[in-house]
Context: one part of a larger RNA
RNA sequence: GGCGUACGGUGGAUGCCUUGGCGCUAGGAGCCGACGAAGGACGUGGCAGGCUGCGAAAAGCCUCGGGAAGGCGCCAAACAACCAUUGAUCCGAGGAUGUCCGAAUGGGGAAACCCACCAGCGGUAAUGCGCUGGUACCCAGGUCUGAACACAUAGGACCUGAGGAGGGAACCGGGUGAACUGAAACAUCUAAGUAACCCGAGGAAGAGAAAACAAUAACGUGAGUCCCUGAGUAGCGGCGAGCGAAACGGGAUCAGCCCAAACCUCCGUGGUGUUAAAGCCUGAUGGCGUUGCCACGGGGGGGUCGUGGGACCCGCCCGACCGGGCAUCAGACCGGUCAAGGAGUUACAAAAUCAUCGGUUAGUCGAAGAGUCUGGAAAGUCAGGCCAUAGAAGGUAAUAGCCCUGUAGAUGAAAACCGACUGAUCUCCUGGAGGUGUUCCCAAGUAACACGGUCCCCGUGCAGAGGUCGUGUGAAUUUGCGAGGCCCACCUCGUAAGGCUAACUACUACCUAGCGACCGAUAGUGAACCAGUACCGUGAGGGAAAGGUGAAAAGUACCCCGGGAGGGGAGUGAAAUAGUACCUGAAACCGUGCGCCU
Numbered sequence: 001g002g003c004g005u006a007c008g009g010u011g012g013a014u015g016c017c018u019u020g021g022c023g024c025u026a027g028g029a030g031c032c033g034a035c036g037a038a039g040g041a042c043g044u045g046g047c048a049g050g051c052u053g054c055g056a057a058a059a060g061c062c063u064c065g066g067g068a069a070g071g072c073g074c075c076a077a078a079c080a081a082c083c084a085u086u087g088a089u090c091c092g093a094g095g096a097u098g099u100c101c102g103a104a105u106g107g108g109g110a111a112a113c114c115c116a117c118c119a120g121c122g123g124u125a126a127u128g129c130g131c132u133g134g135u136a137c138c139c140a141g142g143u144c145u146g147a148a149c150a151c152a153u154a155g156g157a158c159c160u161g162a163g164g165a166g167g168g169a170a171c172c173g174g175g176u177g178a179a180c181u182g183a184a185a186c187a188u189c190u191a192a193g194u195a196a197c198c199c200g201a202g203g204a205a206g207a208g209a210a211a212a213c214a215a216u217a218a219c220g221u222g223a224g225u226c227c228c229u230g231a232g233u234a235g236c237g238g239c240g241a242g243c244g245a246a247a248c249g250g251g252a253u254c255a256g257c258c259c260a261a262a263c264c265u266c267c268g269u270g271g272u273g274u275u276a277a278a279g280c281c282u283g284a285u286g287g288c289g290u291u292g293c294c295a296c297g298g299g300g301g302g303g304u305c306g307u308g309g310g311a312c313c314c315g316c317c318c319g320a321c322c323g324g325g326c327a328u329c330a331g332a333c334c335g336g337u338c339a340a341g342g343a344g345u346u347a348c349a350a351a352a353u354c355a356u357c358g359g360u361u362a363g364u365c366g367a368a369g370a371g372u373c374u375g376g377a378a379a380g381u382c383a384g385g386c387c388a389u390a391g392a393a394g395g396u397a398a399u400a401g402c403c404c405u406g407u408a409g410a411u412g413a414a415a416a417c418c419g420a421c422u423g424a425u426c427u428c429c430u431g432g433a434g435g436u437g438u439u440c441c442c443a444a445g446u447a448a449c450a451c452g453g454u455c456c457c458c459g460u461g462c463a464g465a466g467g468u469c470g471u472g473u474g475a476a477u478u479u480g481c482g483a484g485g486c487c488c489a490c491c492u493c494g495u496a497a498g499g500c501u502a503a504c505u506a507c508u509a510c511c512u513a514g515c516g517a518c519c520g521a522u523a524g525u526g527a528a529c530c531a532g533u534a535c536c537g538u539g540a541g542g543g544a545a546a547g548g549u550g551a552a553a554a555g556u557a558c559c560c561c562g563g564g565a566g567g568g569g570a571g572u573g574a575a576a577u578a579g580u581a582c583c584u585g586a587a588a589c590c591g592u593g594c595g596c597c598u
Stems, first nucleotide, its partner, number of pairs: 001597009015583001016548002020519002022516007029508002031167002039101003042055003046079001049075003061095006070083002106115003116135007137164002139161007171202001172200005182189001186238001212221002225252004235243002256500003263301010279288002281331006306478001308442004312437001313435002316432002319338006340430005352425004356420006363411003371382001373380001385402002387391001393405003448473008458485001480495005535542002555582001558569004
């Protein structure tokens, strides 16, 4: 030195464990913010470093409810001072306080700082002292003012406004819009209208009550959305790679409405107009008269449709009372109140309150076991019982239905919130049906056409319908207009150029309950542990490692060696080769004893 063997050291694999993750199900909830958010800074404890909580009223204050004998949050034990059956700590509901930064909003600013003004109050010998409230911008409404320029307008001042501003995981609508890649290269194409960025909204969003489909000589369907199917079909496509519908049918859920215009009326502005002609509801008498007419704008009524609808006109039917017009009488008309009828807060007008019931936010009750043996410990064994609308689960010194927490089941709210139905208060609405008509209205720089884009399965193609954008030209009003994939005729369907609309659908940052042929510490989140931390980077940004004594600290009093570290006894414990460098403790690697070889 090698090999073997035994015993160690080092090391932290493996096994077992789980406080943490991952994926999902069901239900709830779905916005927060100038009444100052999200997120932070700095403070705050008797001693106080971090975390948590809280805010100068600072691990807390008040009220109401629950609950019960201890409590003074965690790492983290002790000391001190306290609180508590006059009910503390703790749990729930409501309220108060809530420094500074941050949209940050008095001005400034290198966030958490600096400097002001106004009003009120306080203190000092004095302030470069203190406290409270206010002072940003934009928008909307109102009032008052008010130029050039007479009226006016612009502008200004003030008041009012839970108005706006900023934040938010995914979902949603819109705008802008790639490349890698695939085509076995690559350019049309694809990836993909994806990613990314921006704008906007909500608990959903968007869409939505037919200028829709359909069907060829017969019909039929009846808003939208979502799912299945149709169908990888019809189609598109360097007809390559690939892309890829729709109607019908079956389901989910269901809900329909309001305006513009014609016409009537009132108001404002402008124009025009007179000897009484037109006007003041009609007739008669009297009276008034810039009243009339036209245009524009605004308010109210009316009206909303495709078997076209409505206006105007015509006649028919229809409660009561009161009032109205320049005056009187008669008639008609209009308005109000009541009656009768109807409707209603998600659209169709809009705000609430109460009653009833249910739920959420604390809780409460809740059955049934003793013994023997082994053992450190019984929940294990043996023998023999009990409960069960409860044999889910977790804990307890090993494996417990009957020990504990629970579970099945039952039960509970002073307060706040949510929901449902009905009722009441409340609010709103109301003449009806019909007929004639070459009268009037029925959404204009629109439809349509041409050209240039773009979206649809439709890539310019034998391309042509439909949607949409730009430019140009530019209609009609029901005997009108659009669609049925060029176009024409016929036929059929519909009624554009205004608007609103619940449910069925998408998602899950958040709450509750539960589940898993999901992981088990190099796994599972980056993060089981004080992790988006330490650390790295000027910055955008990148980004770790790190779990386990024991049933219980019972965490080794005392003695000995040593300066200590560490160890030997003694003691605890079932175990100390379980001693906090702590479960198990593999291998590499390093030793010691013994045997053999060189």
A computed fold for a 598-nucleotide part of an RNA from an Actinomycetota bacterium, annotated as large-subunit ribosomal RNA, domain I. The RNAcentral record of the full RNA draws on ENA. Model confidence (mean pLDDT): 82 of 100. Taxonomically the source falls in Actinomycetota (Bacteria, Bacillati).